[in-house]
Context: one part of a larger RNA
RNA sequence: UGACGGGGGCCCGCACUAGCGGUGGAGUAUGUGGUUUAAUUCGAAGCAACGCGAAGAACCUUACCAGGGCUUGACAUCCCGGCGACCGCUGUAGAGAUACAGUUUUCCCUUCGGGGACGCCGGUGACAGGUGGUGCAUGGUUGUCGUCAGCUCGUGUCGUGAGAUGUUGGGUUAAGUCCCGCAACGAGCGCAACCCCUGCCCGCAGUAGCCAGCAUUCGGUUGGGGACUCUGCGGGGACUGCCGGGGACAACCCGGAGGAAGGCGGGGAUGACGUCAAAUCAUCAUGCCCCUUAUGGCCUGGGCGACACACGUGCUACAAUGGCGGGGACAGAGGGAUGCGAAGCGGCGACGCGGAGCGAACCCCAAAAACACCGCCCCAGUUCGGAUUGUAGUCUGCAACCCGACUACAUGAAGCCGGAAUCGCUAGUAAUCGCGGAUCAGAAUGCCGCGGUGAAUACAAGGCCGGGUCUUGCACU
Numbered sequence: 001u002g003a004c005g006g007g008g009g010c011c012c013g014c015a016c017u018a019g020c021g022g023u024g025g026a027g028u029a030u031g032u033g034g035u036u037u038a039a040u041u042c043g044a045a046g047c048a049a050c051g052c053g054a055a056g057a058a059c060c061u062u063a064c065c066a067g068g069g070c071u072u073g074a075c076a077u078c079c080c081g082g083c084g085a086c087c088g089c090u091g092u093a094g095a096g097a098u099a100c101a102g103u104u105u106u107c108c109c110u111u112c113g114g115g116g117a118c119g120c121c122g123g124u125g126a127c128a129g130g131u132g133g134u135g136c137a138u139g140g141u142u143g144u145c146g147u148c149a150g151c152u153c154g155u156g157u158c159g160u161g162a163g164a165u166g167u168u169g170g171g172u173u174a175a176g177u178c179c180c181g182c183a184a185c186g187a188g189c190g191c192a193a194c195c196c197c198u199g200c201c202c203g204c205a206g207u208a209g210c211c212a213g214c215a216u217u218c219g220g221u222u223g224g225g226g227a228c229u230c231u232g233c234g235g236g237g238a239c240u241g242c243c244g245g246g247g248a249c250a251a252c253c254c255g256g257a258g259g260a261a262g263g264c265g266g267g268g269a270u271g272a273c274g275u276c277a278a279a280u281c282a283u284c285a286u287g288c289c290c291c292u293u294a295u296g297g298c299c300u301g302g303g304c305g306a307c308a309c310a311c312g313u314g315c316u317a318c319a320a321u322g323g324c325g326g327g328g329a330c331a332g333a334g335g336g337a338u339g340c341g342a343a344g345c346g347g348c349g350a351c352g353c354g355g356a357g358c359g360a361a362c363c364c365c366a367a368a369a370a371c372a373c374c375g376c377c378c379c380a381g382u383u384c385g386g387a388u389u390g391u392a393g394u395c396u397g398c399a400a401c402c403c404g405a406c407u408a409c410a411u412g413a414a415g416c417c418g419g420a421a422u423c424g425c426u427a428g429u430a431a432u433c434g435c436g437g438a439u440c441a442g443a444a445u446g447c448c449g450c451g452g453u454g455a456a457u458a459c460a461a462g463g464c465c466g467g468g469u470c471u472u473g474c475a476c477u
Base pairs, nucleotide, nucleotide: 002476004473005472007471008470009469010468011467012466013465019425020424021423022422023421026316027315028314029313030312031311032310033309034307035306042053043052064302065301066300067299068298070296073127077126078125079123080122081121082120083119084118088103089102090101091100092099093098107116108115109114129291130290132289133288134287138285139284140280141279142278143276145274150189151188152187153186154185155184156165157164158163169180170179171178195268196267197266198265200236201235202234203233204232205231206230210225211224214223215222239262242256243255244254245253246252318418322377323376324375325374326373328371334365335364336363339358340357344353345352346351384415389410390409391408392407393406394405395404431453432452433451434450435449436448437447
């Protein structure tokens, strides 16, 4: 100087409290441990591993296992020889990889000897190849403390020196934010602002959007219109600017006016010096080590999906603020050409037939759901709950046995609100309701987004957890 203290002071944070909803009990989905296995590929490990890498394991993926088969190799460069396109197609054998046979096809220059480019086949060795090891050899990238308010430097001054000062102090702030003071004076990285979305207004623009007035076959349908909504671009607007009070007359704080909005308006992006030899050699790159008829490469099948158990994260429930039936209403943000697929028709349905329209403010996905209204149920393991199982089907795909999703009928399990314990959230938030997208042939209760409905509570700062700052002790540095 730091780190540390079951030392102290001051101050923050859904840290506690207050409150609302959960998890821990049930069933199930998913990840993990364990066990099992020929293999159940590998990594991630308190917070900060465990719906994590995986934004999608039937084959492929795939790195694992069994079996079959290859050895200059699936891929790159170089050398030699042969062929002349290569590719494709057919047949036979095989599980396939592959092997054999057949067939189609044929570049440029030329002195007609040949040469060249490219491709294929064969050979030789240099080499390729390795998701083999080391994240404690590394780059790059990332998590975390923490969006916390800190971390430093130059010169000066003080100290023998390590170092201190500045950065401490009095106020104030979300903030090392600002003011005042001060042997300091300045500066840098951070904070804030500049960027994006959203909330109000104006201008410009008016189609595929809109419809007030006019016309209308009543459907923005058509004529028409730019007012409005909306869309897009460009501006304005908020700055403690104004008033009152407090305060050192300062910074600033409290209240008020006006305003769509106040005192950082709400949200996002943005992550200082550093810490954890934190994570990743399996994204990629890379030193060294190791394998080289195998630790490389191809294929078929299996496995990653096992199941006495244990844990994490979710979903669905246990019902009447509910379940079921009927008709009725209102979004936003997205996606669509090997794509989205309307109307119509068939089917109880998944879906099939059909093919209009749309590269999309045009057409389609599309129905929003919770909700309100009418009706049934009458507290029951039930018209709650839907696991499990049987049968019959649909779709994708070469192929759904291992191991897909969905539909119909039947079956109807546990579960009557969950021990100790524990999590999230302060407002358009929690809770609740549906919708979309990425990945993707198919396969979400996960993830990333979108809107609808829409709360309760915060007294307090004593105690718990984490953090900042000053100070003190100290056997550690």

This is a predicted structure of a 477-nucleotide part of an RNA (small-subunit ribosomal RNA, 3' major domain) from an uncultured bacterium.